[in-house]
A computed fold for a 101-nucleotide RNA from a Bacillota bacterium, annotated as SAM riboswitch aptamer (S box leader). It was read from a public genome assembly, where an Rfam model found it. The coordinates come from a structure-prediction model, not an experiment, and the mean pLDDT is 84. The model forms 94% of the base pairs in the Rfam consensus. The source organism's lineage runs through Bacteria, Bacillati and Bacillota.
RNA sequence: CUCUUAUCGAGAGCGGUGGAGGGUUCGGGCCCGAUGAAGCCCGGCAACCGGGGGAAUCCCACGGUGCCAAGCCCCGCACGGGUGGCCGUGAGGGAUGAGAG
Repeated sequence: CUCUUAUCGAGAGCGGUGGAGGGUUCGGGCCCGAUGAAGCCCGGCAACCGGGGGAAUCCCACGGUGCCAAGCCCCGCACGGGUGGCCGUGAGGGAUGAGAG
């Protein structure tokens, strides 16, 4: 990097450092940010892998990841319903885990 598969309406600091940016990419929105962004450290959440168990919509959390504003912040395509530009479903794309090449 490619493929397969599962999940993506829950959860997570009033700490330290750091200094201006951030919400993955493109476009359009809308937000967060000096009452301090990203990053790093600490802390925490979760429970995919893992461990326990005959099993459960069960338990654990030392280890491997992951995560810690807003539904994967929303929309970009299709379909359905409404009809003041709204709602729903799906596709596509993306993220994370596990497995394979």